[in-house]
Molecule: THF (Tetrahydrofolate) riboswitch aptamer
Organism: bovine gut metagenome
RNA sequence: GCAGAGUAGGAAUAAGAGCGUUAAGUGCCCGGUAAACAGGAAGUUGUUAUCAGGACGAAAAGAUCAUCUUGCGAUUCUUGUUCCGCAUUCCGCUGC
Numbered sequence: 001g002c003a004g005a006g007u008a009g010g011a012a013u014a015a016g017a018g019c020g021u022u023a024a025g026u027g028c029c030c031g032g033u034a035a036a037c038a039g040g041a042a043g044u045u046g047u048u049a050u051c052a053g054g055a056c057g058a059a060a061a062g063a064u065c066a067u068c069u070u071g072c073g074a075u076u077c078u079u080g081u082u083c084c085g086c087a088u089u090c091c092g093c094u095g096c
Stems, first nucleotide, its partner, number of pairs: 001096004009084010019073003028054002031051005039091004060070004
């Protein structure tokens, strides 16, 4: 000098267990706060979480008598599989 590895995390999908269907949640806009971001250091206008506000907004049916079943929801969590993958900078690691 060239090439490469590796994390947190994210996405899709399957199964299981929940929540809602008396509309919460998800998604969208705006603001505040916090956290995390390869082995080390730094780290945002990016990511995630949370709080407050705003706009929009839905699929129920059956059995039976407080629940069950089948559905529905940009619904939550867990596990498996696949894919992507440090915003970026410097150093380090492996091979040549």